[in-house]
């Protein structure tokens, strides 16, 4: 350069057109328990789903483009 594949909460992932103002782990926070921390209970914050376009009655989900990374090839 050319093909391919990846990007959703701090982090790591779920999700493959509506049922989901997007779940769960772990981390943050608040309370309970403890003489105090952990542990454990219980509850709360936190993603305009990389980023601009289209398709669609309807987009995280199909499609193009554009960034970042990862691979494969020359």
């Nucleotide at each position: 350069g050319c093909u391919g594949g990846a990007u959703u909460c701090g982090u790591c992932u779920a999700g493959u057109g509506g049922u989901c103002c997007a779940g769960g782990a772990c981390g943050c926070c608040u309370g309970c328990c403890u003489c105090u921390c952990a542990c454990g209970c219980a509850g709360g914050a936190g993603a305009u789903c990389a980023c601009g376009g289209g398709u669609u009655c309807g987009a995280c989900u199909c499609c193009c483009g554009u960034a970042u990374c990862c691979a494969g090839u020359a």
Transfer RNA from a Bacteroidaceae bacterium, 74 nucleotides, folded computationally. Lineage of the source: Bacteria > Pseudomonadati > Bacteroidota > Bacteroidia > Bacteroidaceae. Rfam family: tRNA. It is annotated as a transfer RNA. Its mean pLDDT, the model's own confidence on a scale to 100, is 80.